[in-house]
RNA sequence: CCAGACGGCCGGGCGGCCGCUGGCGUCUUCGGGCGCUGGAGGAAAGUCCGGGCUCCAUGGAGACAGGGCGGCGGGUAACGCCCGCCCGGCGUGAGCCGAGGGAAAGCGCCACAGAGAGCAGACCGCCGCCGGAGCGAUCCGUCGGCAAGGGUGAAAGGGUGGGGUAAGAGCCCACCGCUGCGACCGCAAGGAAGCAGGCAUGGCAAGCCCCGCCUGGAGCAAGACCAAAUAGGGGGCGCGCAUGGGCCGUCUUCAGCCCGCGCCCCGGGUCGGUCGCGCGAGGCGAUGCGCGAGCAUCGUCCCAGAGGAAUGGCCGCCCAUCCGUGGCGACACGGUGGACAGAACCCGGCUUAUAGGCCGUCUGGUCUG
RNA sequence: GGGCGCUUAGCUCAGCGGGAGAGCACUGCCUUCACACGGCAGGGGUCGCUGGUUCAAUCCCAGCAGCGCCCACCA
Numbered sequence: 001c002c003a004g005a006c007g008g009c010c011g012g013g014c015g016g017c018c019g020c021u022g023g024c025g026u027c028u029u030c031g032g033g034c035g036c037u038g039g040a041g042g043a044a045a046g047u048c049c050g051g052g053c054u055c056c057a058u059g060g061a062g063a064c065a066g067g068g069c070g071g072c073g074g075g076u077a078a079c080g081c082c083c084g085c086c087c088g089g090c091g092u093g094a095g096c097c098g099a100g101g102g103a104a105a106g107c108g109c110c111a112c113a114g115a116g117a118g119c120a121g122a123c124c125g126c127c128g129c130c131g132g133a134g135c136g137a138u139c140c141g142u143c144g145g146c147a148a149g150g151g152u153g154a155a156a157g158g159g160u161g162g163g164g165u166a167a168g169a170g171c172c173c174a175c176c177g178c179u180g181c182g183a184c185c186g187c188a189a190g191g192a193a194g195c196a197g198g199c200a201u202g203g204c205a206a207g208c209c210c211c212g213c214c215u216g217g218a219g220c221a222a223g224a225c226c227a228a229a230u231a232g233g234g235g236g237c238g239c240g241c242a243u244g245g246g247c248c249g250u251c252u253u254c255a256g257c258c259c260g261c262g263c264c265c266c267g268g269g270u271c272g273g274u275c276g277c278g279c280g281a282g283g284c285g286a287u288g289c290g291c292g293a294g295c296a297u298c299g300u301c302c303c304a305g306a307g308g309a310a311u312g313g314c315c316g317c318c319c320a321u322c323c324g325u326g327g328c329g330a331c332a333c334g335g336u337g338g339a340c341a342g343a344a345c346c347c348g349g350c351u352u353a354u355a356g357g358c359c360g361u362c363u364g365g366u367c368u369g
Numbered sequence: 370g371g372g373c374g375c376u377u378a379g380c381u382c383a384g385c386g387g388g389a390g391a392g393c394a395c396u397g398c399c400u401u402c403a404c405a406c407g408g409c410a411g412g413g414g415u416c417g418c419u420g421g422u423u424c425a426a427u428c429c430c431a432g433c434a435g436c437g438c439c440c441a442c443c444a
Base pairs, nucleotide, nucleotide: 001365002364003363004362005361006360007359008358009357010356012318013317014316015315016314017313018312020039021038022037023036024035025034026033027032041340045351046350048349049348050347051346052345053219054218055217056216058255059254060253061252062251063250064249066215067214068213069212070211071085072084073083074082075081086100087098088097089096090095101210102209106208107207108204109203110202123150124149125146126145127144128143130141131140132139133138158176159175160174161173162172163171177199178197179196180195181194184191185190223275224274225273226272233266234265235264236263237262238261239260244259245258246257247256268443269442270441282301283300284299285298286297287296288295289294319338322335323334324333325332326331370440371439372438373437374436375435376434379393380392381391382390387424395411396410397409398408399407417433418432419431420430421429
């Protein structure tokens, strides 16, 4: 210098003018005015996971159904997230990817092609005996042997080489692979010296299923209060009239509560206000522990809260982007005008969108010293 | 704001791991003096898109995109 890998950060800056909105103070003719101060994001998004919070009248035990997760260890309030490690695959490498338990518990599927597709399989082929044809090379037929070669397929029951044989074959041998046991190492997943075995019952569980673990349901339009208005109207179904029925998936049981209960449909009224609602698993800094995710202690800060829904617009200068002209080029001049997007109860993650720019660590190649 | 469902031919839908189909519509021919009806034949598909699992995906899984439905309070 070129090509690349990983991680982190920013994503316009400054000034002026005019607006919008929350809070506090103050004035008021109660309409509002004035002053000070706060005012979008890394994703506020998708709503894909996990929680807080609230309700479902209340709590306990057991079983079942449904759903989810799945190498090991750790982090966390929790997680399907994150960190470290193991194993497998890819890459020359830095590194990247993996829904990564179980297929000798069972069921199911493996289309088409192909001779044969799951306790394998003679279509072509190779070899032998016998018979026939032919002078012969060779050909045809019967009966056998063979999984080496061809062919089909996603997949055909280890691979290469040698020996062996009529031809072949782990039939035998060497190396590689594989299976079982395994000293020793590691918390564990796992690794592994060595020993034994000619090699074996292929794949799919993001098909049913089995094993282990987790798990009530709904969602701020949850829910609480105030105010206004209306007809506590009509119909259907199920259980029951007190040794009974009902009570947040179903069943059983114990305590507790209610006396009619539960579900569905057609109707009636309102479209107002307040709370929930901004101090939180919070931000920043330092120190210590840890490889790391993170944790602990101390200090410091208060940082959006609307309700048809505020956070905007204009101008000037500057920094990038893009376009045009000139120039070999550095660059100069003119124009353009900032990516994705926008809180709606809150938080931790994941995923997706994102013009452009900055920083750090590392890898491969080339050149020079 | 929250919850749920759907996407297959021009339209309405079926299919649900191994050939992409039905009805209507469209085109040509026959029938008719002509049209309709009827009969015969035919064309037309990125199965919304992108990845993954699998030998193989419309189907199973994940992520996007588009469309649609429901949810207020009081008595």
Molecule: RNase P RNA; transfer RNA
Organism: Pseudomonadota bacterium